[in-house]
Molecule: Bacterial RNase P class A
Organism: Geobacter sp. UBA5735
RNA sequence: CGAAGCAGGCUAGAUGACCGCUGCCCGCCGAAGCCUCGGCAGAGGCGGGGAGAGGAAAGUCCGGGCUCCGCAGGGCAUGGUGCUGGAUAACGUCCAGCGGGGGUGACUCCAGGGAAAGUGCCACAGAGAGGAGACCGCCCGCCGAAGCCUUGGCGUAGGCGGGUAAGGGUGAAAGGGUGAGGUAAGAGCUCACCAGGUUCGGCGGUGACGUCGAAUGCUCGGGAAACCCCACCAGGAGCAAGGCCUAAUAGGGAGGCGCCAAGGGCUGCCCGCCCGUGCCUCCGGGUUGGCCGCUCGACGCCAUCGGCAACGAUGGCGCUAGAUGAAUGGUCAUCACCCUCCGACGGGUAACCGGCGGCGGGAACAGAACCCGGCUUAUGGACUGCUUCGACCA
Numbered sequence: 001c002g003a004a005g006c007a008g009g010c011u012a013g014a015u016g017a018c019c020g021c022u023g024c025c026c027g028c029c030g031a032a033g034c035c036u037c038g039g040c041a042g043a044g045g046c047g048g049g050g051a052g053a054g055g056a057a058a059g060u061c062c063g064g065g066c067u068c069c070g071c072a073g074g075g076c077a078u079g080g081u082g083c084u085g086g087a088u089a090a091c092g093u094c095c096a097g098c099g100g101g102g103g104u105g106a107c108u109c110c111a112g113g114g115a116a117a118g119u120g121c122c123a124c125a126g127a128g129a130g131g132a133g134a135c136c137g138c139c140c141g142c143c144g145a146a147g148c149c150u151u152g153g154c155g156u157a158g159g160c161g162g163g164u165a166a167g168g169g170u171g172a173a174a175g176g177g178u179g180a181g182g183u184a185a186g187a188g189c190u191c192a193c194c195a196g197g198u199u200c201g202g203c204g205g206u207g208a209c210g211u212c213g214a215a216u217g218c219u220c221g222g223g224a225a226a227c228c229c230c231a232c233c234a235g236g237a238g239c240a241a242g243g244c245c246u247a248a249u250a251g252g253g254a255g256g257c258g259c260c261a262a263g264g265g266c267u268g269c270c271c272g273c274c275c276g277u278g279c280c281u282c283c284g285g286g287u288u289g290g291c292c293g294c295u296c297g298a299c300g301c302c303a304u305c306g307g308c309a310a311c312g313a314u315g316g317c318g319c320u321a322g323a324u325g326a327a328u329g330g331u332c333a334u335c336a337c338c339c340u341c342c343g344a345c346g347g348g349u350a351a352c353c354g355g356c357g358g359c360g361g362g363a364a365c366a367g368a369a370c371c372c373g374g375c376u377u378a379u380g381g382a383c384u385g386c387u388u389c390g391a392c393c394a
Base pairs, nucleotide, nucleotide: 001390002389003388004387005386006385007384008383010381011380013335014334015333016332017331018330019329021052022051024049025048026047027046028045029044033040034039035038054365058376059375061374062373063372064371065370066238067237068236069235073271074270075269076268078234079233080232081231082230083097084096085095086094087093098112099110100109101108102107113229114228118227119226121222122221135168136167137164138163139162140161141160142159143158147154148153149152176194177193178192179191180190181189195219196218197216198215199214200213201212202211203210204209242292243291244290245289252283253282254281255280256279257278263275264274265273266272299318300317301316302315303314304313305312306311337362338361339360341358342357343356345354346353347352
């Protein structure tokens, strides 16, 4: 100097001017309406104060807080998670490790329990794809054109029967590998070494595991983001939850069941349990208004301590949108940030670097709606720190 990896935080920044918005708080004016004539009420207006969207506000994928139903039980089903140890309110999240894959490396990825419990799948090619298999081969026996020798034999090509899976072929993958012995030819058939599996034991570790040793011919593919098995977890619905107020209408009509119950609830089903004197169905009418929920929180920032870390504890400071067809915007100027180019300087032994001036250019994805912790997706620009690799100079 170039390339790469990891982490953090920001988000067209700052200042000024002008114009324009909105919730809340304070003060003033104040229509409609109501009433016991003095009040209630409050649409709207004016002035002032202070505040006013994001790192993802997005997706609605997880987990909760909160609200209501159920007194909340058991079983089946369904769904989710899946190595170990921690963090957390909790999670399918995060941290640290173990094992495996990728990368020269810093690092990074894994839907990481079980395939000798069972079922199913592995296209095409190939004989055969997990209770496999014989195409070409190799070996043995019989027959045996051509040919040879001479009356009967040998016997190539070829045919039939048997054995084999070492060599070749097909394929992504073919039932451990190398070597030797053995065999008619072969095969863990036997042996030596290696690899894997299983069992037993030593050492280290909380553990997942690691490492060392012994025995054993056991060698039985891949896939469970296929069904399945195993372990653990899980009530339901959701702010359009759920409450309150005002006003108004038709406290309307018809049918059915029933008080020994109908009906309803506990997830989808079953059992069991609970409520229950009125319920169920249909037709028709009124209100679709206002207020609460609604922002003080598992909250934010700073410091110290503990911990490898996630995070926790203590102390201090702070209040940072609350809309309801939906507010936070526009213009101008100057400066700042980044980039290409040009110019003249400065530093250094060098490789190379620095600031100044000038013209021009650039800035994405995108907007709360009960709140919070995560994950995923979209995305331009600039910064800071640490680390790895490569080239060059001294």